[in-house]
The RNA shown here (c-di-AMP riboswitch aptamer (ydaO/yuaA leader)) has 138 nucleotides and comes from Sphaerisporangium rufum. The source organism's lineage runs through Bacteria, Bacillati, Actinomycetota, Streptosporangiaceae and Sphaerisporangium.
RNA sequence: UUAUGGCCGGCGCCUAAUCCCAGGUGCCCCGCCUGGGAGCCGGGGACCCAUUCGGUUCUUGGGGUGAAUCCACUCAGGUGGUAGGGCGUCUCCAGCCCGAACCCGUCAGCUAACCCGGCCGGCAGAUGGAGAGGAGAG
Numbered sequence: 001u002u003a004u005g006g007c008c009g010g011c012g013c014c015u016a017a018u019c020c021c022a023g024g025u026g027c028c029c030c031g032c033c034u035g036g037g038a039g040c041c042g043g044g045g046a047c048c049c050a051u052u053c054g055g056u057u058c059u060u061g062g063g064g065u066g067a068a069u070c071c072a073c074u075c076a077g078g079u080g081g082u083a084g085g086g087c088g089u090c091u092c093c094a095g096c097c098c099g100a101a102c103c104c105g106u107c108a109g110c111u112a113a114c115c116c117g118g119c120c121g122g123c124a125g126a127u128g129g130a131g132a133g134g135a136g137a138g
Base pairs, nucleotide, nucleotide: 012123013122014121018038019037020036021035022034023033024032025031039119040118041117042116043115044114049109061107062104063103064102065101070081071080072079073078084098085097086096087095089132090131091130092129093128094127
């Protein structure tokens, strides 16, 4: 000097998953806990519409959050692709990455009023080019 790895801090990123107020806890702050509010997100739930003869039994029930669905191969693990999603306002191109996991419990179409619930977690030497638009300064 360069490269790589670890830790801390910062501009930021994925996600609905953020902000404010009050009280409590430790000497204080931070943090944490409790309660409330705003905002964002999800579920249940009429008429109408959709469904459509009714009942019973059997069977591989059925449904939801999410981008995360589907296809081929593999005994399995997994491999290759793919609908779809992400990369700092938006569009196009290129490049890179993801393409999971979980929940309800035999039950739920849409759905006003109404009712119920969530606000976690994970990253982070970090994409580039062209254009649109906007802002600031003079």
Of the family's consensus pairs, 92% are formed in the model.